RNA sequence: AAUCGAAUUUGGCAAACCCGCCGAAAGACGGGGACGCAAAGCUCAAGUGUCGUAACUUAAUGCCUUCAGCUUAAGGCAUAAGGAUGAUAGACUGGCUGCACUA
Numbered sequence: 001a002a003u004c005g006a007a008u009u010u011g012g013c014a015a016a017c018c019c020g021c022c023g024a025a026a027g028a029c030g031g032g033g034a035c036g037c038a039a040a041g042c043u044c045a046a047g048u049g050u051c052g053u054a055a056c057u058u059a060a061u062g063c064c065u066u067c068a069g070c071u072u073a074a075g076g077c078a079u080a081a082g083g084a085u086g087a088u089a090g091a092c093u094g095g096c097u098g099c100a101c102u103a
Stems, first nucleotide, its partner, number of pairs: 012037002017032004022027001035090001041096003046093003049088003056082003060079007
């Protein structure tokens, strides 16, 4: 000098839940509220994970409408699968920044 560091002081943040509000949802934001947090400050366009599925895509089934009326075709809705450009930093790792005290 750097890193870690028990206890403590002054401040800080704020889970669940409730209300309002935005959103298709996940979830965000504001107010109340405190389970916790020494980075629970920032970064999700660093990596990994988790959550959810609107547009859209695919195929099948069912229903409806139109055409047709032996066969067929088109469109719409519902269900299913896929689907981030959505969300999560109070998911983990990494990166950036940082107040007081410190055996």

The RNA shown here (c-di-GMP-I riboswitch aptamer) has 103 nucleotides. Its mean pLDDT, the model's own confidence on a scale to 100, is 75. The sequence was found by an Rfam model in a public genome assembly.